[in-house]
Context: one part of a larger RNA
RNA sequence: AUUGAACGCUGGCGGCAGGCUUAACACAUGCAAGUCGAGCGGAAACGAUGGGAAGCUUGCUUUUCAGGCGUCGAGCGGCGGACGGGUGAGUAAUGCUUGGGAAUAUGCCUUUAGGUGGGGGACAACAGUUGGAAACGACUGCUAAUACCGCAUAAUGUCUACGGACCAAAGGGGGGGAUCUUCGGACCUCUUGCCUAAAGAUUAGCCCAAGUGAGAUUAGCUAGUAGGUGAGGUAAUGGCUCACCUAGGCGACGAUCUCUAGCUGGUUUGAGAGGAUGAUCAGCCACACUGGGACUGAGACACGGCCCAGACUCCUACGGGAGGCAGCAGUGGGGAAUAUUGCACAAUGGGCGAAAGCCUGAUGCAGCCAUGCCGCGUGUGUGAAGAAGGCCUUCGGGUUGUAAAGCACUUUCAGUUGUGAGGAAAGGGGUGUAGUUAAUAACUGCAUUCUGUGACGUUAACAACAGAAGAAGCACCGGCUAACUUCGUGCCAGCAGCCGCGGUAAUACGAGGGGUGCAAGCGUUAAUC
Numbered sequence: 001a002u003u004g005a006a007c008g009c010u011g012g013c014g015g016c017a018g019g020c021u022u023a024a025c026a027c028a029u030g031c032a033a034g035u036c037g038a039g040c041g042g043a044a045a046c047g048a049u050g051g052g053a054a055g056c057u058u059g060c061u062u063u064u065c066a067g068g069c070g071u072c073g074a075g076c077g078g079c080g081g082a083c084g085g086g087u088g089a090g091u092a093a094u095g096c097u098u099g100g101g102a103a104u105a106u107g108c109c110u111u112u113a114g115g116u117g118g119g120g121g122a123c124a125a126c127a128g129u130u131g132g133a134a135a136c137g138a139c140u141g142c143u144a145a146u147a148c149c150g151c152a153u154a155a156u157g158u159c160u161a162c163g164g165a166c167c168a169a170a171g172g173g174g175g176g177g178a179u180c181u182u183c184g185g186a187c188c189u190c191u192u193g194c195c196u197a198a199a200g201a202u203u204a205g206c207c208c209a210a211g212u213g214a215g216a217u218u219a220g221c222u223a224g225u226a227g228g229u230g231a232g233g234u235a236a237u238g239g240c241u242c243a244c245c246u247a248g249g250c251g252a253c254g255a256u257c258u259c260u261a262g263c264u265g266g267u268u269u270g271a272g273a274g275g276a277u278g279a280u281c282a283g284c285c286a287c288a289c290u291g292g293g294a295c296u297g298a299g300a301c302a303c304g305g306c307c308c309a310g311a312c313u314c315c316u317a318c319g320g321g322a323g324g325c326a327g328c329a330g331u332g333g334g335g336a337a338u339a340u341u342g343c344a345c346a347a348u349g350g351g352c353g354a355a356a357g358c359c360u361g362a363u364g365c366a367g368c369c370a371u372g373c374c375g376c377g378u379g380u381g382u383g384a385a386g387a388a389g390g391c392c393u394u395c396g397g398g399u400u401g402u403a404a405a406g407c408a409c410u411u412u413c414a415g416u417u418g419u420g421a422g423g424a425a426a427g428g429g430g431u432g433u434a435g436u437u438a439a440u441a442a443c444u445g446c447a448u449u450c451u452g453u454g455a456c457g458u459u460a461a462c463a464a465c466a467g468a469a470g471a472a473g474c475a476c477c478g479g480c481u482a483a484c485u486u487c488g489u490g491c492c493a494g495c496a497g498c499c500g501c502g503g504u505a506a507u508a509c510g511a512g513g514g515g516u517g518c519a520a521g522c523g524u525u526a527a528u529c
Base pairs, nucleotide, nucleotide: 001528002527003526005525006524007523008522009521012376013375014374015373016372017371018369019368020334025332026331027330029329030328031327034079035078036077039076040075042072043071046070047069049066050065051064052063053062054061055060056059086287087286088285095212096211097210098209099208100207101206104204105203109200110199111198112197113196114195115194116193117151119149120148126141127140128139129138130137131136157166158165159164171192172191173190174189175188176187179186180185213259214258215257220250221249222248225247226246227245228244229243230242231241232240262284263283264282265281266277267276268275269274289310290309291308292307293306312323313322314321315320340366342365343364344363348362349360350359351358352357379409380408381407382406389400390399391398392397413470415465416464417463418462419461423456427451428450429449430448431447432446433445434444435443473518474517475516476515477514478499479498480497484513485512486511487510488509494501495500
C1' cells in the first nucleotide's frame, strides 16, 4: 500500500460498487421455457350474439341449443427447450493464450437461379370396453393436417464402368371485377410459407508450433504402442477402428509416476525488473446426485430430456412407482464469516408469433449489511467576570479555556407539506401520397395527425415551513513514534509488535485530568507485495 475479509468498541445522511473464499454437503415450498388457432381435427372452461322452454317483477332470472363468433383446456404438428442463468469438482493438457493451417458442417438471416403437379394409408384427440392403490396403461372403432409414404418432374446436385443411373416439395392468410360453378369453390391478385442448387455471413468441429505449476527421496516408459498398405467409420483429417506388414516411438532440452491447480484479459504490490493472485466484469474450457450410454436434432451425447446401474430421500393397497437448487429466493448443516421464500416485464435483450401479444428469478429495480470507495453533516460569528466544576500546585497560581453560558446569525442533511422532469422508442386509430394490381379493395413504404404504455416511485430536482434544533467516536501518549502528569498497585495485578516495563516516589500496569493521531469510523487479527 492492498483485501469478496472477520472480530472488538462506536455509529448521522447520501451516491456508486460488492456480498458462502467453508460442505461439487443434504434440500421442504414457490417460481426460473415456452409459444403459435394465420399448420390441424376440434370445444373442456369463460364471454358475446341469436333461437327454444319455464318463471314472472315484461326485461330480467333459470335452463337448453348453435364452433356460426371472441377465444381456448387437453391432443396432433412446427419452432424453441444446445441460448440465457449457475458452479469450479475434474483437468498440468483431449484445456487455455498467441500465431498459423486444411480435409469440414452450419437451423434462423442475406443474395441469386429454378420449382411448388397428382395420389395414398395411418395415428392421437374423441367414443366404447377394460387393467392398476397410484404412476401409467391395454383392446376395439372413427378422424384432420405444414404429421407420414409412394408416383410424376430433375440440374447448375449425387454416383459413375463416362454408356448412364438416382434424388424434392405443403400449404396457410387478406382482398376481389368479369367468366365458370356441384354455390363448397375454381379463377385473378397480394402476402407468407415449402423444395432443390449456388454464394455470403455467422457459428462450430479438426490440425500444427511456442508459451503455460512443484517433486529426481519418481529414470526409464510404451503392443494400437510408432510407422506403412488396404478397408471401415465420421460433416471432416487421422490407429479414430480393423486386417496384414515393418520394429519402431518417447526420455536428463526431464519421458513415466506422484502432489497441487480451471486458463486468460486482468487485479494487487513495486521506481522498475519482478513477486503474489485469478472475487465482481469479459473471453474460453469443464461439470450438472455418482458412473455409463445413446436417441432426437442444423447444433447435445443435453442443468430444470430419455435409458441402464449405484447411493440417498419420499409415496405405496408391498405388486410397484417418484425425485435430483453447482437457476432465483429460502431451509438445515459446516463455518470467524457472506443478504429478501420482494416488485416489474416500464426499459435492454432472448424464445415463439403475420401481428396484437404471451413467456422470461436473463435483466431492470427495490430490501438487508459502514463490506469497500467517494461526498456531506454534526453548526457560524462574537463572547474574559479568563464564571462554576474538574485536575494539578512551589498554595502565589496554572490548566481545561473562547471552551461553556450569554448575545447575534444561518438551516446543508434528516423531518413536514407541496410542485414535479427524464428514463417512452414502440403499439393502436385516422388522413394524404407512392409502390403493387384488372382494381379506388387488400397489403407494404413514407409523411402527417390523434391517442397511448413507468416496476422503480412518497423518484431525481425545486420551493415553502420550523428550530441549533436530531447527529462523535476509537486508538494511542517509555524508545522506535506525534503526544505527560497525579493517584492506586507493589516482580502482585497486569502490559508487550521488538527492545522491554512492574520487587513503595512506575511518563510502560489500572483509573482521573491533560494531550496526540485518525474520524463515521477507529483499532486488532489474518493474508499478499